This is a predicted structure of a 377-nucleotide RNA (Bacterial RNase P class A) from a Gemmatimonadota bacterium.
The sequence was found by an Rfam model in a public genome assembly.
It matches the Rfam family "Bacterial RNase P class A". Gene Ontology terms of the family: tRNA processing, ribonuclease P activity and dimeric ribonuclease P complex. The family's RNA type in Rfam is ribozyme.
Taxonomically the source falls in Gemmatimonadota (Bacteria, Pseudomonadati).
Its mean pLDDT, the model's own confidence on a scale to 100, is 76.
[in-house]
Parts: sequence; structure tokens; C1' cells
RNA sequence: UGAGCGAGCGAGUGAGGAUCGCCGGCGGCGCUUCGGUGUCCGCUGGAGGAAAGUCCGAGCUCCGCAGGGCAGGGUGCCGGGUAACGCCCGGGCGUCGUGAGGCGACGGAAAGUGCCACAGAAAGCAUACCGCCGAUGGCCGCGGUUCGCCGCGUGCACAGGUAAGGGUGAAAGGGUGCGGUAAGAGCGCACCGGGCUCCUGGUAACAGGGGUCGCAUGGUAAACCCCACCCGGAGCAAGGCCAAAUAGGGGGCGAGGAACGGCCCGUUCCAUUCGAGUCCCGGGUAGGCUGCUCGAGGCUGCCGGCAACGGCAGUCCCAGAUGAAUGAUCCUCCCCCGUGAGGGGACAGAACUCGGCUUAUUCCGCGCGCUCACCAC
Repeated sequence: UGAGCGAGCGAGUGAGGAUCGCCGGCGGCGCUUCGGUGUCCGCUGGAGGAAAGUCCGAGCUCCGCAGGGCAGGGUGCCGGGUAACGCCCGGGCGUCGUGAGGCGACGGAAAGUGCCACAGAAAGCAUACCGCCGAUGGCCGCGGUUCGCCGCGUGCACAGGUAAGGGUGAAAGGGUGCGGUAAGAGCGCACCGGGCUCCUGGUAACAGGGGUCGCAUGGUAAACCCCACCCGGAGCAAGGCCAAAUAGGGGGCGAGGAACGGCCCGUUCCAUUCGAGUCCCGGGUAGGCUGCUCGAGGCUGCCGGCAACGGCAGUCCCAGAUGAAUGAUCCUCCCCCGUGAGGGGACAGAACUCGGCUUAUUCCGCGCGCUCACCAC
């Protein structure tokens, strides 16, 4: 100097000024039936890093009280954090990268079932397509012969042996090398790998080492399944209050029914034809208030911890709209393009709240730590 990796902070169509205009809070002035209210005045606060997706987890509300099980669903290495989580931190193993680092749907294939297309001889209990050997048995040729047989052969490749070489494939019954064999083969040996076992380190996942056995029987669970742990449901359009209106409407089933997402058990309540309850059709209302923002809250400092985070102390109040509030105009300045005039400035707006994840995005900005390459000293 260039190219990268990791985490943090910021909000940038912004700042300042002027004029007018919104919503909340506080105060003043006025009115008041003392409930409250206003074409008024002053001060003050007023959209995000994702407010998005609605994917997880909760707080809160309701389902009358209190449960158990099945089905169903979720997570899946170890140890921590947290209100909790499928999240975060640290570590292990695997994998990608020269590296800083990134990613992981990371329990179990010896409980069972299923699948592995095509190609290939063969893809779960095995096999021989091309090849190699042919020692032994057999055939052929030559020689010898006591005619029983014996010997020789760069002979044949029938019986037989083989899975080392080649081929197919994602994967072919461990790998490399040496010896051995007729040719081969863990057949034997060395190393690697694997099973069993012991030791050391570590809380653990795991890592390292020793001994022993020639040991060989694949893969796939983001297939069904098994194992461990966890899980009631519905949701602020929850729920509560006030006012108003209508049709205290009509029909079916009905002895048991209702409550808790489905099913069973259990519990409680209501009811048994003077009928609980349930289903269907039809009618009315859709207004106002509340929930609604003081929180597992923010900021600063110290302490503990590798960290996530926790503890202590101090300080602050920081949107609560309701068809939806922060807007309009002018001037100066900021960044980029342009001689100038002028043009452009990302993704994008709270709706009960919070902890996360995921996605979009500024040739974003600011500095910090680390890696690699090149150059100079």
C1' cells in the first nucleotide's frame, strides 16, 4: 500500500434559523351543573437498526377449581448464561479456507422395517465380466520300458484355484510395502486403520499413550423408527366497564350434558321431559372509556467471571396514536455527480410489551483488534 476476517458505536433527506400547523404531559388564564371544559398562552417530549417476517420464547389476560395418561409437536455433542427459548457464551469433534475465521439438521445403524436408480459379475449375506495360474488331476507330443509304468515339455487350458491387476459405480468384504505362492489372498510380518482392555489429562464432550487380537458384516435416520429432555389452549381483534338498539324471535335433537385444542380416565357443576345442554335459521349493536406504557427498563461507575452475564451504587423517565400524531414553505451549510445551471442522497414508519432469530439495506459513516500478499527501512 492492497485484499480480507471479527466485534462495537452512530443514523445521515441530516444540522441551524424563521413562519405556520399536529399528538401527549405539566403549568397558567377563562368558563363551569365542580363531572369537566377551551378556535387561548407558556414550557417540554414525540418512529427503527431493522419498527419488517409473524419464525421461537416469555410477561400479561381469559378458558369455574385441581389433575393423570395416550396421541401429537419441539429440541438433540459437552459445560455454562438467561424469566425462558429452537437464543447467547465458552469448549470438543467434523468440514471449508494459506490464514484471521466461517459453517454444522452434531444422540442411536448390534431393537426392527425401508431404500441404495442406472452401470456393474455382484450393492446384504454375496459374487466372477475381462483377466492370472494350471503346482495337483486330466488331455496331447516325444523318449524309455520288465508293457505295470517312468521321465521330459516356454504344450493344451478341461476339471480346478483366484479376487492381487483391469473394468462399472457415490460406495465393491480394510490401505501401503515386504515376504510367500503355481498364481494369489492378513497367508505371514511392519506401519496405518479397527475391536477389546488398561493408564494419564480434563467437570465433561473428548484427547494422548500402553497391551492384545489377523480382525474385516457397507451407507442412509433433513427415511419410518428407538432413546433422552421439554410442551394445556386461545390470544390486546385477549379481557374489563358504560351507553344504546333489537325480535325475552323461530326450528331440530335431547337423557344425560357442560368445562378444559383431539381421545380416555378422573374431578366439579348443571339437569333428568315442568328438560340442562347442543345445533341451525333470522334480527339488533359495531359507539365511548379502559387495557395503553415505570419496564425481566435505559445510562454511568466499580466488583466478580475467558465470556455470555451477574452483583452493588448513583442517575434518568425516553411515542402512546385510534382510519391512525412529528408536516409544509424559505434561507444557509453537509455528502456525491457536474464548468455552470442543475440533479441525486439506501432499506424503510410504532399500534400491549420484552428477549432472540431471519430477511432487506446505505459503492453507509466512525474508529478498534486480527490475518494474508507485496514493497521499503